[in-house]
The RNA shown here (transfer RNA) has 73 nucleotides and comes from an uncultured Bacilli bacterium. Its mean pLDDT, the model's own confidence on a scale to 100, is 81.
C1' cells in the first nucleotide's frame, strides 16, 4: 500500500429500516442470613466510532473516515 472482518451501558454478547435498543455479567438500594456467600424483589447505566448521504423513517443500508484484528504484496 490492497482486500476482508469488526467497533452498541463498566465487561461480554445479541439486534438481516418502523414502537419504550435486548440479554448475561458487574453496580447501587431493599429483603433474606447472627455475618459474608448464594437465593429474591427494585433501581442506576449505552441515544448504537465519527462525518456525510439515501429513505417518511437508519444501530441496520451507501460513501468517506478514526481504530482493532486477519490474510495477500
Nucleotide at each position: 500500500g490492497g482486500a476482508u472482518c469488526a467497533g452498541u451501558g463498566g465487561u461480554g454478547u445479541a439486534g438481516c429500516g418502523g414502537u419504550u435498543a435486548a440479554c448475561a455479567u458487574g453496580c447501587c438500594u431493599c429483603c433474606c442470613u447472627g455475618u459474608c456467600a448464594c437465593g429474591g424483589a427494585g433501581g442506576a447505566g449505552a441515544c448504537c466510532g465519527c462525518g456525510g448521504g439515501u429513505u417518511c423513517g437508519a444501530u441496520u443500508c451507501c460513501c468517506g473516515u478514526c481504530u482493532g484484528a486477519u490474510c495477500c504484496g
It was read from a public genome assembly. Rfam family: tRNA. Rfam classes the family as a transfer RNA. Rfam links the family to the GO term triplet codon-amino acid adaptor activity.